[in-house]
RNA sequence: GCAAAGCCGCCGAAAGGCGGUGACGCAGAGCUACGGGACUAACGCGACACCGUCGCCAAGUCCGCCGAGCCGCCA
Numbered sequence: 001g002c003a004a005a006g007c008c009g010c011c012g013a014a015a016g017g018c019g020g021u022g023a024c025g026c027a028g029a030g031c032u033a034c035g036g037g038a039c040u041a042a043c044g045c046g047a048c049a050c051c052g053u054c055g056c057c058a059a060g061u062c063c064g065c066c067g068a069g070c071c072g073c074c075a
Base pairs, nucleotide, nucleotide: 001026002025006021007020008019009018010017011016024064030070031069032068034067035066036065037062038061039060044056045055046054047053048052
């Protein structure tokens, strides 16, 4: 210097994000979804006992899961 979980408000279909509060941790817990991985499943597709339910699907999300790239701080 940053700020996990929890709580409050807002956004979102959700995952999750933003702000406040709060500190579990982090000496790259800065940035980039590029490779792997994880999460969600709206749209779409399919099935069925069809005003619904279920399954599949990322173009959605996570950089505080690992790697890679970029730019840095202190001693």
RNAcentral holds the sequence, with entries from MGnify. Predicted 3D model of a 75-nucleotide RNA (c-di-GMP-I riboswitch aptamer) from a soil metagenome. It matches the Rfam family "c-di-GMP-I riboswitch aptamer". From the family's description: GEMM was predicted in a large-scale screen for bacterial structured RNA regulatory elements. Rfam links the family to the GO term cyclic-di-GMP binding. Its mean pLDDT, the model's own confidence on a scale to 100, is 85.